Transfer RNA from Hanseniaspora uvarum DSM 2768, 72 nucleotides, folded computationally. The sequence is in RNAcentral, with records from ENA and Rfam. It matches the Rfam family "tRNA". About the family: Transfer RNA (tRNA) molecules are approximately 80 nucleotides in length. By type it is a transfer RNA.

[in-house]
RNA sequence: UCCCUCGUAGUGUAACGGCUAUCACGGCGCUCUUUCACAGCGUAGACCCGAGUUCGACUCUCGGCGGGGGAG
Numbered sequence: 001u002c003c004c005u006c007g008u009a010g011u012g013u014a015a016c017g018g019c020u021a022u023c024a025c026g027g028c029g030c031u032c033u034u035u036c037a038c039a040g041c042g043u044a045g046a047c048c049c050g051a052g053u054u055c056g057a058c059u060c061u062c063g064g065c066g067g068g069g070g071a072g
Base pairs, nucleotide, nucleotide: 001071002070003069004068005067006066007065010025011024012023018055027043028042029041030040031039048064049063050062051061052060
């Protein structure tokens, strides 16, 4: 320098171009219990950045940034 791949709550992980962005663990609250734990119920919390295409973008295109792998 070039190519491939990935980037989503604190962590891990889903999302035929059309959702209030999924689930689990974790956090908080309530119930239960003499208390804790377990369990049940509820709740807060995320789309790497910028542009483009589109009626509509987490999703497609381009550029950038970062992680991983490869070629020279």